The prediction has a mean pLDDT of 76.
The RNA shown here (TPP riboswitch aptamer (THI element)) has 92 nucleotides and comes from a Pseudomonadota bacterium.
NCBI's taxonomy places the organism under Bacteria, Pseudomonadati, Pseudomonadota.
Of the family's consensus pairs, 91% are formed in the model.
RNA sequence: ACGAUCCGGCUGGGGUGCCCUCAAGGGCUGAGAGUACACUCAUCGAACCUGACCUGGGUUAUGCCAGCGUAGGGAGCCGGCGGCGACGAUAG
Numbered sequence: 001a002c003g004a005u006c007c008g009g010c011u012g013g014g015g016u017g018c019c020c021u022c023a024a025g026g027g028c029u030g031a032g033a034g035u036a037c038a039c040u041c042a043u044c045g046a047a048c049c050u051g052a053c054c055u056g057g058g059u060u061a062u063g064c065c066a067g068c069g070u071a072g073g074g075a076g077c078c079g080g081c082g083g084c085g086a087c088g089a090u091a092g
C1' cells in the first nucleotide's frame, strides 16, 4: 500500500422437510420448515443446487448424523483505519 474481517447503505441469491391429524393444530431437527416486525447467504462464496429415489449409522419418521466435499455449480457494488483521553445532553 492492497485485500479481508467488522460497520453502514442499496441491490440480489436461497430453503421451507419428516411424523400424528379429515382439518385446525401438535410433535422432531435446525439460524430458518412458506410470508416469518422473518431467517440466511453474496466470490476467502457448505446460504443453496447437482450427484441423490446415493452410501453407512440412527430414528416413530425425515438431509436426523456422518460420508460424498481439497467434487461440479452458485447471487455484489459503494462508503468507512484502529486504540486511549478530555470536552459535549446528543451529534460531535
Stems, first nucleotide, its partner, number of pairs: 006080005011042004017028004048073003054067004087092001